Context: one part of a larger RNA
RNA sequence: UUGGGUCUAAAGAGUCCGUAGCUGGCCUGAUAAGUUUCUUGUGAAAUAUUGGAGCUUAACUUCAAUGCGCGCAAGAAAUACUGUCAUGGCUCGAGAGCGGGGGAGGUAGGGAGUACGUAUGGGGUAGAGGUAAAAUUCUGUAAUCCUAUACGGACUACCAGUGGCGUAGGCGCCCUACCAAAACGCGUCUGACAGUGAGGGACGAAGGCUAGGAGAACAAAUCGGAUUAGAUACCCGAGUAGCCCUAGCAGUAAAUGAUGCAGACUGUGGUGUUGCGUUGGCCUCGAGCCAAUGCAGUGCCGUAGCGUAGGUGUUUAGUCUGCCACCUGGGGAGUACGGCCGCAAGGUUGAAACUU
Numbered sequence: 001u002u003g004g005g006u007c008u009a010a011a012g013a014g015u016c017c018g019u020a021g022c023u024g025g026c027c028u029g030a031u032a033a034g035u036u037u038c039u040u041g042u043g044a045a046a047u048a049u050u051g052g053a054g055c056u057u058a059a060c061u062u063c064a065a066u067g068c069g070c071g072c073a074a075g076a077a078a079u080a081c082u083g084u085c086a087u088g089g090c091u092c093g094a095g096a097g098c099g100g101g102g103g104a105g106g107u108a109g110g111g112a113g114u115a116c117g118u119a120u121g122g123g124g125u126a127g128a129g130g131u132a133a134a135a136u137u138c139u140g141u142a143a144u145c146c147u148a149u150a151c152g153g154a155c156u157a158c159c160a161g162u163g164g165c166g167u168a169g170g171c172g173c174c175c176u177a178c179c180a181a182a183a184c185g186c187g188u189c190u191g192a193c194a195g196u197g198a199g200g201g202a203c204g205a206a207g208g209c210u211a212g213g214a215g216a217a218c219a220a221a222u223c224g225g226a227u228u229a230g231a232u233a234c235c236c237g238a239g240u241a242g243c244c245c246u247a248g249c250a251g252u253a254a255a256u257g258a259u260g261c262a263g264a265c266u267g268u269g270g271u272g273u274u275g276c277g278u279u280g281g282c283c284u285c286g287a288g289c290c291a292a293u294g295c296a297g298u299g300c301c302g303u304a305g306c307g308u309a310g311g312u313g314u315u316u317a318g319u320c321u322g323c324c325a326c327c328u329g330g331g332g333a334g335u336a337c338g339g340c341c342g343c344a345a346g347g348u349u350g351a352a353a354c355u356u
Base pairs, nucleotide, nucleotide: 003328004327005326006325007310008309012324014203015202016201017200021196022195023194025090026089027088028086029085030084031083033082034081035078036077037076038075039074040073041072042071043070048066049065050064051063052062053061054060093193094190095189096188097186098185099184105179106178107177108176109175110174111173112156113155116152117151118150119149120148121147122146123145127138128137164171165170208249209248210247211246212245213244218242222238223237224236225235260323261322262321263320264319265318269301270300271299272298273297274296275295276294277293278292279291280290281289282288305312306311329356330355331354338349339348340347341346
């Protein structure tokens, strides 16, 4: 609970696709369902209002008129808006097409590189590691160190940039193949085909789970050494899951811009940067450099406005519209119970008593 809200106070679903629903561009014609006007009927009585009458008055009773918040039904009109129909039209929204560029976008395959570790050979001899200081530890079966070769797995320094791409999660060595998206330019085609989206579906970091591999470095757990009153820690030495690959499950994060998506408008603007286009200048003619400018992105500052304030401010938290999700004091509690999902861990939906 016909209200007001959702960056930070409670509250935007992790993201996208999409069914129903809701909403929907410009013009023309028809219709008349919604809508508007009029007429008629009906809207019992009692109660109510006004004026009378009757009980000695009043309350009360009773008569007449009015009203019953404008409802319902039927009929006749109106046609601006909404709806419906057109086997009507249009092009600005949307989509398709074409063109040359840009990008760590995805999947698969191949290749490379330093570092690291191990093994073997050679050189070499007493320490090496590690720390605030130490010790555990390694080392005469020759360590640490130098060097040659081989093998192994992971990773991709510099470039690297409030740079780029992706719906989000996320993506960074090189090459190839395939797949996909966006921006810009042209305006060639379709002609409202659109927006949102309850249910539903797909994707979804890290960690976790199942099965099979791989295992260099790192490293939960664990074991030692220190520190300490203690030290289930911080520091040191080891070290297993895991991290990696393949096929599945899981479905959560401070999944954040703590800001849902789409559209329109704003009568301030300034300054960087990325992509494409246009114009002009320079030129070592290069896919080059500089300046101005259009569109699209990405940052900073900031006017009006908004906001309790911090702040935000054409990338809006401004002014409006459409649709969805969510909130309604703190705790109990994202718990219990039940349902659904899951191998499990658990996820999702989600209370109440009580307390304050």
This is a predicted structure of a 356-nucleotide part of an RNA (small-subunit ribosomal RNA, central domain) from Candidatus Gugararchaeum adminiculabundum. The coordinates come from a structure-prediction model, not an experiment, and the mean pLDDT is 85.